[in-house]
Molecule: transfer RNA
Organism: Candidatus Eiseniibacteriota bacterium
RNA sequence: GCCAGGGUAGCUCAGUGGUUAGAGCACCACAUUCAUAACGUGGCGGUCGGCAGUCCGACUCUGCCCCCUGGUA
Numbered sequence: 001g002c003c004a005g006g007g008u009a010g011c012u013c014a015g016u017g018g019u020u021a022g023a024g025c026a027c028c029a030c031a032u033u034c035a036u037a038a039c040g041u042g043g044c045g046g047u048c049g050g051c052a053g054u055c056c057g058a059c060u061c062u063g064c065c066c067c068c069u070g071g072u073a
Base pairs, nucleotide, nucleotide: 001072002071003070004069005068006067007066010025011024012023013022018056027043028042029041030040049065050064051063052062053061
C1' cells in the first nucleotide's frame, strides 16, 4: 500500500431506516444485617469516532478522513 472486521454509557457489548438509544458489570442512594459481603429496589451516566451525502426520516445506507485489530507482498 491492498483486503477484512471493528469504533455506541467508566468497562464488556446489543440495537432489521421509524415510539424516548438499551442490557450486564461498575458507581451513588435506599432497604436488609450486630456489621460487611451477597441478594432486592431506585437513581446517575451517551454530542452513537469526525465531516458531508441520500432519504419524509440515519446509530443503521453511501463517500472521504481519523483510530484499533487481523490478514497479505